[in-house]
Molecule: Bacterial RNase P class A
Organism: Duganella sp. Root198D2
């Protein structure tokens, strides 16, 4: 250099001006004894993602009796490791896949043949039992059959197929064996709590209560009033300090794990995270070029967006950037 595989990173940058959502200071005005609680002004930080997504697997956490026995159900499977847990990740073992070259075969076209890095594997058990075996074959699970042979189903062979006269193959049929497994999901749970209506207690009420209107008269004619509890709206917490990130050091082949410094990185709730200018940098398009690149235009570009919180799997995904592995040639 050339082929082929792996694994990590980025997800336009910066600069103004207008918003959106949260905090955090500092003030003003109401209202309270005060804490504070509304309102209204300035200031200054924070504000999506490698999958946030699909809700598939596996926790934290919550309530049911802190959740246990038997059945049934439902998952997992080589061995070992690692975790808070897994069906995940990591090594190793067995299978199977994987390229050019290389060697056979061929005049040639071209067939054949191994391997690496890597890639895949629902990889426990077929003598516990049942149950299935396409196509092709006379015959497909249990012996029959055919043609030759023997004293004798006695022995030998049978074109097809994965399997053929057999101690065959399938467990991604059922089913044995080992383990694991209660249910429910943040619309879970909690805490405060208006107004209406209805509950229950006392009280007052046809000797006129209450309304009508601030009081008297009238007018009207059966409920009012006060307390207490339950629930709703509506507020709050749950709710982001966490099996957190990131630097260095150590064990360990890896997954991981352990020491120790450092950091604080949305938290809304019919649900903010958004618009506009301007320069630049990739992308695409178009000309020119001395072939190294310049010049113009365009305007940011795929997937796709939190909603309790993690560890995973799967799935989508413009453009790139960097590292590593193997095999081959060539040269030193």
């Nucleotide at each position: 250099g050339a082929a082929g595989c792996a694994a990590g990173c980025c997800a336009g940058a910066c600069a103004g001006c207008c918003g959106c959502u949260g905090g955090c200071c500092c003030g003003u005005g109401u209202c309270g004894c005060a804490a504070g609680a509304c309102a209204u002004g300035g200031g200054c930080g924070g504000g999506a993602g490698g999958a946030a997504g699909g809700u598939c697997c596996g926790g934290a956490c919550u309530c049911c009796a802190c959740a246990g026995a038997g059945c049934g159900g439902g998952g997992u499977g080589a061995c070992g490791g690692u975790u808070a847990a897994c069906g995940g990740c990591c090594g190793u073992c067995c299978g199977c896949u994987g390229a050019a070259a290389g060697c056979c075969a061929g005049c040639a076209a071209u067939g054949g043949u191994a391997u690496a890095a890597g890639g895949c594997g629902a990889g426990g058990a077929a003598u516990a039992g049942g149950g299935c075996c396409a196509c092709a074959g006379a015959g497909a699970c249990g012996a029959g059959c055919g043609u030759a042979u023997u004293a004798a189903g006695u022995u030998a062979c049978g074109g097809u197929g994965a399997a053929a006269c057999g101690c065959g193959g399938u467990a991604a049929c059922c089913u044995c064996c080992a383990c694991c497994u209660g249910g429910u999901g943040c619309a879970a749970u909690u805490u405060c709590a208006a107004a209406u209506a209805g509950g229950c207690a006392c009280g007052c009420g046809a000797u006129g209560a209450u309304g009508u209107u601030g009081c008297u008269c009238g007018c009207g004619g059966a409920g009012c009033g006060u307390g207490c509890g339950g629930g709703u709206a509506g507020a709050a917490a749950g709710c982001u300090u966490g099996a957190g990130c990131g630097g260095c050091g150590g064990a360990g082949c890896a997954a991981u794990c352990c020491g120790u410094c450092g950091c604080c990185u949305a938290g809304a709730g019919g649900a903010a995270u958004g618009g506009c200018u301007g320069u630049c940098a990739u992308a695409g398009c178009a000309c020119c070029u001395u072939c190294g690149g310049g010049u113009g235009c365009c305007g940011u570009a795929a997937c796709a967006a939190a909603a309790u919180c993690c560890g995973g799997c799967c799935u989508a995904u413009c453009g790139g950037c960097u590292u590593g592995c193997u095999u081959c040639a060539a040269c030193u």